[in-house]
Molecule: Bacterial large signal recognition particle RNA
Organism: Bacteroidota bacterium
């Protein structure tokens, strides 16, 4: 160095989670690297850390160690994005309100606006007058209490010898009463009038007088300005952390590089 047969060992690995800890079943990432049974209310072990049974490869492209790369996972940070809030900008847009220039219209030297000026009215109270409504007295007409109103009382009734008398219904005339019309002005009333007289009141309005001497009122008003609200944009700060990115830490598959590593026999 080659061949043959064995042994160690290998026949996936990793992450989170669970666990006193180590593995497994389950989940996830890689990747293709045996089979059967057990197993999340778990299954089996003890730092030599799955148990039980069977099979294949086998000292090297396959085992072990170190380094590099790095999929992916976990934790932390609040750095950025994103979310919420506050503030801010002669930022932008829309809307509402207000003021003014300008314009239009009306009034105005037959006098605008203003005046702690004067007078009157409007307001309140009292009295009077008128009006209106109600409406008694009175007047006119009609009606009229069967009887319990008046007068006269036909007939009839009663008394009387008679003359005559008595009571008295109807009728007639009237009275009380009822109905209607009118109704002096006696009485009552008032969101009637401003008619009269007096008193009160003092903030506003109207009218007149006086002072004074040119504006006043209304509309419009994307021309100018002020202010408010809403949205967007930019900036600053605060808060929040599910998500994306970033940073740090940790574990880390696959892969790459290097190194190391048996036994026996034969040639």
């Nucleotide at each position: 160095c080659u061949g043959u047969g064995c042994u160690a060992g290998g026949c996936g690995g990793g992450g989170a989670g669970c666990u006193a800890g180590c593995g497994g079943u389950g989940c996830c990432c890689u990747g293709u690297a045996c089979c059967u049974g057990c197993a999340a209310u778990c299954c089996g072990c003890u730092a030599u850390a799955g148990c039980a049974g069977g099979g294949c490869c086998g000292a090297a492209u396959u085992c072990c160690c170190g380094c590099c790369c790095g999929a992916g996972g976990u934790u932390u940070c609040a750095c950025c994005g994103c979310c919420g809030g506050a503030g801010u900008g002669c930022g932008a847009a829309a809307g509402a309100c207000c003021c003014g220039a300008g314009c239009c219209g009306g009034c105005g030297u037959u006098g605008a606006c203003a005046g702690c000026c004067c007078a009157a009215g409007u307001c309140c109270c009292u009295c009077g007058c008128a009006a209106u409504g109600g409406g008694g007295a009175g007047g006119u007409g009609c009606u009229g209490a069967a009887c319990c109103c008046c007068g006269u009382c036909a007939g009839g009734a009663c008394c009387g010898g008679g003359a005559g008398g008595u009571a008295g219904c109807a009728g007639c005339g009237g009275u009380a009463g009822g109905c209607a019309c009118u109704g002096c002005a006696a009485c009552c009333a008032u969101g009637u009038g401003c008619c009269g007289a007096g008193g009160g009141g003092g903030c506003g309005c109207u009218u007149g007088g006086c002072u004074g001497g040119a504006g006043c009122c209304g509309g419009u008003g994307c021309c100018g300005g002020g202010c408010c609200c809403u949205u967007c944009c930019g900036c600053u700060c605060c808060g929040a952390u599910a998500c994306g990115g970033g940073a740090a830490a940790u574990c880390g598959a696959c892969g790459g590089c290097g190194g190391g590593u048996g036994c026996a026999c034969a040639g």